Record summary: A computed fold for an 87-nucleotide RNA from an Acidimicrobiia bacterium, annotated as Glycine riboswitch aptamer. The sequence was found by an Rfam model in a public genome assembly. The source organism's lineage runs through Bacteria, Bacillati, Actinomycetota and Acidimicrobiia.

[in-house]
Formats: sequence, C1' cells, structure tokens
RNA sequence: CAUCGCCCUGCGGGAGAGCCGGUUUCGAGCCGGCGCCGAAGGAGCAACGUCCCGGAAACUCUCAGGCACCCGGACCGCAGGAACGAG
Repeated sequence: CAUCGCCCUGCGGGAGAGCCGGUUUCGAGCCGGCGCCGAAGGAGCAACGUCCCGGAAACUCUCAGGCACCCGGACCGCAGGAACGAG
C1' cells in the first nucleotide's frame, strides 16, 4: 500500500404460501375452523475428528415468523468505510 477476506453503512435486485364462516367502519380490520410457506431468527443431522462431544447448508423441522399491499427477507450486485487477517 493496489488487492482479497471479515465486519459495518448506503443504493438496487430479491421467492414462497388461503380458503370457508361469522362480524364489520364492508377494508387489506376483528373472531373462529381447517390448510399452507421458508430465504429473518432458531433447531436437527453426514463425512470427518481429539469420538459423553464437536461438526455444514439454500438439506430437514416449522418453535418463531409469514400466506392483499407496505414492512420484513437469506442471498447477489455496486459504492463507501475503521480495525484486524492474508498478501
């Protein structure tokens, strides 16, 4: 110190899943019944290992969350940024 990694911020992109009844301010609200989604978060596990245990995910489970729009949203792209690590 160009760059890369980690982390943060800003901008952009960003999927999935609802029907019935009641009520109603006739709404996208409220209540009930049954159903469904997975990409916030969370949990589980293979190989392998130092083998009570540790150990991954976009896999699995759906606790949470969600199933008009908005919000959120893993992840991706671009820009910027201190420290640390690599070089």